[in-house]
RNA sequence: CCGCUCAUAGCUCAAUGGUAGAGCAGCUGCCUCUUAAGCAGUUGGUUGAGGGUUCGAAUCCCCCUGAGCGGA
Numbered sequence: 001c002c003g004c005u006c007a008u009a010g011c012u013c014a015a016u017g018g019u020a021g022a023g024c025a026g027c028u029g030c031c032u033c034u035u036a037a038g039c040a041g042u043u044g045g046u047u048g049a050g051g052g053u054u055c056g057a058a059u060c061c062c063c064c065u066g067a068g069c070g071g072a
């Protein structure tokens, strides 16, 4: 320098153009002599930044940043 993959909740990951979700963690309650485990409920998101396409974008396009892999 060129190419490919990835970036979504505190963490690990879903969501193939139409309400952004799950598990774990956190919080509250139940249970228990107490803790752990278990059960019920619940909070939490400028989908890495910017722009474009579209009635509508996490999703498609451009560009930037960061991480990883390959080539020269």
Stems, first nucleotide, its partner, number of pairs: 001071007010024004018055001026042005048064001050062003

This is a predicted structure of a 72-nucleotide RNA (transfer RNA) from a Minisyncoccota bacterium. Its mean pLDDT, the model's own confidence on a scale to 100, is 81. The organism belongs to Minisyncoccota, within Bacteria. It matches the Rfam family "tRNA".